[in-house]
RNA sequence: UGGGGGCAGGGCGAUGGAGCCCGCCCGCGGCCGCUCCGGCCGGGAAAUGCGCGAUAUGCGCUGAUGGCUCCUACCGACGC
Numbered sequence: 001u002g003g004g005g006g007c008a009g010g011g012c013g014a015u016g017g018a019g020c021c022c023g024c025c026c027g028c029g030g031c032c033g034c035u036c037c038g039g040c041c042g043g044g045a046a047a048u049g050c051g052c053g054a055u056a057u058g059c060g061c062u063g064a065u066g067g068c069u070c071c072u073a074c075c076g077a078c079g080c
Base pairs, nucleotide, nucleotide: 009026010025011024012023013022016071017070018069019068020067021066028042029041030040031039032038033037049061050060051059052058
């Protein structure tokens, strides 16, 4: 560099978006179609911070990351 074969799923991680890495959950049932797949319906897990208080559409606190980096929004300080 070329050829052949095989593999590649989805979702989630207390406030928005992206890349990389980490962790967690699911990958079940039915129907339809142009059927190596697609669509619809149902079910379903991971997830939904903390304090007070109480069952109030209550009061208060931290954080836009699961972690790192960047962007956006917000807050604070300083300088122009």
Model confidence (mean pLDDT): 76 of 100.
The RNA shown here (Fluoride riboswitch aptamer (crcB RNA motif)) has 80 nucleotides and comes from a Bacillota bacterium.
It was read from a public genome assembly, where an Rfam model found it.